The prediction has a mean pLDDT of 76. Bacterial large signal recognition particle RNA from an Anaerolineae bacterium, 265 nucleotides, folded computationally. It matches the Rfam family "Bacterial large signal recognition particle RNA". For this family Rfam cites "SRPDB: Signal Recognition Particle Database" (Rosenblad et al., Nucleic Acids Res, 2003). By type it is a non-coding RNA gene. Its family is annotated with SRP-dependent cotranslational protein targeting to membrane, signal sequence recognition and signal recognition particle, plasma membrane targeting in the Gene Ontology. Taxonomically the source falls in Anaerolineae (Bacteria, Bacillati, Chloroflexota). It was read from a public genome assembly, where an Rfam model found it.
RNA sequence: CCGUGCUAGACGGGGAGCUAGCGGUGCCCUGUACCCGCAAUCCGCUAUAGCGGGGUCGAAUUCCCUCUGGAGGGGUAUUUCUCUGCAGGAUGCUUCUGGUCAAGCGGUGUUGAAAGUCAAGUCCCACGCGGCGGAGGCCUGCGAACCCCGUCAGGUCCGGAAGGAAGCAGCGGUAAGCAGUUCCCUCCGGGUGACGUGGGGUUGCUUGGCUGGAGCUUGCUGGCCAGGAGCUACUGCUGGGAACACCACGAAGGAGGGUGCACGG
Numbered sequence: 001c002c003g004u005g006c007u008a009g010a011c012g013g014g015g016a017g018c019u020a021g022c023g024g025u026g027c028c029c030u031g032u033a034c035c036c037g038c039a040a041u042c043c044g045c046u047a048u049a050g051c052g053g054g055g056u057c058g059a060a061u062u063c064c065c066u067c068u069g070g071a072g073g074g075g076u077a078u079u080u081c082u083c084u085g086c087a088g089g090a091u092g093c094u095u096c097u098g099g100u101c102a103a104g105c106g107g108u109g110u111u112g113a114a115a116g117u118c119a120a121g122u123c124c125c126a127c128g129c130g131g132c133g134g135a136g137g138c139c140u141g142c143g144a145a146c147c148c149c150g151u152c153a154g155g156u157c158c159g160g161a162a163g164g165a166a167g168c169a170g171c172g173g174u175a176a177g178c179a180g181u182u183c184c185c186u187c188c189g190g191g192u193g194a195c196g197u198g199g200g201g202u203u204g205c206u207u208g209g210c211u212g213g214a215g216c217u218u219g220c221u222g223g224c225c226a227g228g229a230g231c232u233a234c235u236g237c238u239g240g241g242a243a244c245a246c247c248a249c250g251a252a253g254g255a256g257g258g259u260g261c262a263c264g265g
Stems, first nucleotide, its partner, number of pairs: 001265006009057003012030004020046005034054005063258006072249001074247003079243005085237004092231010103221003106217003115211008123200006129193002132189006139180004148173004156165003
């Protein structure tokens, strides 16, 4: 140095959780690296830390150590971003209301603005006149078997006669009442009047005259102030997620080093 046969050992690892602690079953990550039985109201052990049984490989690409590597989950708390829920009302956005500014537009104005002044009207009261509505009267017509009037046929009564008397029907006219009514008269009333007279009133509005000599106007837009409402990544808070940073744990992979026995050649 080679061959053969053995032994140590290997035949996945890690995270969180559970546990006095160590493993396992279960969950998660990486990855493909024996089988059977036990096992989360757990199973088995004791710092030599799964137990029991069987199988394969076996001193090296496979075992051990160191370095590198860094999937992965866990923790910490600063900052940033984001989601949900709740609250707020200083800020932001939207909208509504009130006020204000002649800034823009529009309107109006030398055929004369604002302002001032005078007069009149509008306003109130009274009276008068008219008108409307209602009522009554006047007027016209109808209208009484009798208890209204006039005339009273017939008939009745008084009288010797002459003549008288009462009086029904009819006719005529009227009362009460009914109907109509253009005009006329009286009374009452008012959501009555391009009316009149007198008085009152002078805030506002309108018209006219005079002075004045260029503005007036919130109609629309816009600005500002105040208040209200809504929305929201405007503010604050609980909870969740993500990123950065730090802390341990840490697989695969990579590099280096180390490590038996026996026999034979």